[in-house]
RNA sequence: GGGCCACUAGCUCAGGCGGUCAGAGCACAGUCCUGAUAAGACUGGGGUCUGUGGUUCGAGUCCACAGUGGCCCA
Numbered sequence: 001g002g003g004c005c006a007c008u009a010g011c012u013c014a015g016g017c018g019g020u021c022a023g024a025g026c027a028c029a030g031u032c033c034u035g036a037u038a039a040g041a042c043u044g045g046g047g048u049c050u051g052u053g054g055u056u057c058g059a060g061u062c063c064a065c066a067g068u069g070g071c072c073c074a
Stems, first nucleotide, its partner, number of pairs: 001073007010026004019057001028044005050066005
């Protein structure tokens, strides 16, 4: 220098061919349970979907550029 992949909650990750999608597990907080823990049950908080533009009636999803990380080639 070239090509490819990933980026969504604190962590690990889902998310069909654009429209009931802001989701799961773990973690965290509260309540229940227990003599008290652990385990378990229930509830809840937590998001600029990496950023900026574009397309569209409508974008986490499509396009361009940029950023970060990774892999391959040279």
Transfer RNA from a Chloroflexota bacterium, 74 nucleotides, folded computationally. The sequence was found in a public genome assembly. Rfam family: tRNA. From the family's description: Transfer RNA (tRNA) molecules are approximately 80 nucleotides in length. Rfam classes the family as a transfer RNA. Lineage of the source: Bacteria > Bacillati > Chloroflexota.